Predicted 3D model of a 122-nucleotide RNA (Glycine riboswitch aptamer) from Azospirillum sp. TSO22-1.
RNA sequence: ACGACCCCUCGCGGGAGAGACCGCCGCGGAGCCUUCUCCAUAAAGGAAGACGGCUCCGGCAGGCGGCGCCGAAGGAGCAACCGCCCCCGGAAACUCUCAGGCAAACGGACCGCAGGGAAAGG
Numbered sequence: 001a002c003g004a005c006c007c008c009u010c011g012c013g014g015g016a017g018a019g020a021c022c023g024c025c026g027c028g029g030a031g032c033c034u035u036c037u038c039c040a041u042a043a044a045g046g047a048a049g050a051c052g053g054c055u056c057c058g059g060c061a062g063g064c065g066g067c068g069c070c071g072a073a074g075g076a077g078c079a080a081c082c083g084c085c086c087c088c089g090g091a092a093a094c095u096c097u098c099a100g101g102c103a104a105a106c107g108g109a110c111c112g113c114a115g116g117g118a119a120a121g122g
Stems, first nucleotide, its partner, number of pairs: 002121001006117004011113004019067001021066005026060001027058007037047003068102003074098001075096003081090003
C1' cells in the first nucleotide's frame, strides 16, 4: 500500500403484501320544527330562522368496538443440516401472527451508492 467478511449513519436512491367491510360516536350536506330578534293584533298571525331539536343522505378514509386479511420493523418456533452421537445449542425471505400493518404519506426486512470504523489474509 491492497484487502474478503462484518459494523455504524438526523446521509442519498430503490423497496412488497393485505378492507374504500359492519355497528356506534363524530364530521359534512339537505329538509322540517323551534329559541332569540323584528313587524303586527282584541285574540290571532306574519318575516327571519340557529351555535338547539328531529328526519334523510354521504364512507367522510377522525375515534372506539367487531369480523376478515397481510408479513418485510421488532418478537417467538425448528423437520432436515451442523456442532462426532443423545441431551443441549445454532439460521432464514420458512412457520406463527404477540407486536406491527391493510388509500396516500410515514414506516419498512433487504439491495445499491457515499462517508466512517474494525479486520482475517496474501

The coordinates come from a structure-prediction model, not an experiment, and the mean pLDDT is 78. It matches the Rfam family "Glycine riboswitch aptamer". Rfam's curators write: This family represents the bacterial glycine riboswitch.